[in-house]
RNA sequence: GGAGGUAUAGCUCAGUGGUAGAGCAACCGAUUGCAGUUCGGUUGGUCCCUGGUUCAAAUCCGGGUGCCUCCU
Numbered sequence: 001g002g003a004g005g006u007a008u009a010g011c012u013c014a015g016u017g018g019u020a021g022a023g024c025a026a027c028c029g030a031u032u033g034c035a036g037u038u039c040g041g042u043u044g045g046u047c048c049c050u051g052g053u054u055c056a057a058a059u060c061c062g063g064g065u066g067c068c069u070c071c072u
Base pairs, nucleotide, nucleotide: 001071002070003069004068005067006066007065010024011023012022013021018055026042027041028040029039030038048064049063050062051061052060
């Protein structure tokens, strides 16, 4: 220099153009002599940035940035 992949909750990750989700973590409650386990619930998001397409974009397209891999 070139090519591909990836970026979503504190962490690990789903998400087919039409309301942003799960598990774990945190918090509250039930249970327990206390704690843990188990069960129920709550909180937590500018969907990396920017522009475009569209009635509608996390999702499609262009550009940028970070990370990973490959080629030279």
Predicted 3D model of a 72-nucleotide RNA (transfer RNA) from Spiromyces aspiralis. The sequence is in RNAcentral, with records from ENA. Rfam family: tRNA. The coordinates come from a structure-prediction model, not an experiment, and the mean pLDDT is 83.